[in-house]
RNA sequence: GGGGAUAUAGCUCAACUGGGAGAGCGCCGGCUUCGCAUGCCGGAGGUUACGGGUUCGAGUCCCGUUAUCUCCA
Numbered sequence: 001g002g003g004g005a006u007a008u009a010g011c012u013c014a015a016c017u018g019g020g021a022g023a024g025c026g027c028c029g030g031c032u033u034c035g036c037a038u039g040c041c042g043g044a045g046g047u048u049a050c051g052g053g054u055u056c057g058a059g060u061c062c063c064g065u066u067a068u069c070u071c072c073a
Stems, first nucleotide, its partner, number of pairs: 001072007010025004019056001027043005049065005
């Protein structure tokens, strides 16, 4: 320098064919206990990497940029 992949909650990851942004763990609160842990219930937490485009509508499609991983030289 060229090819490919990935980027979504604090962490690990889902999200089908473009139409409600979610799960587990963690965090906070309540119940349970003499107390802790476990368990149960509830809650908070999101610029879907960034900037544009297409569309009535974009996490999803198109273009560019950035970062990481990987292959070739």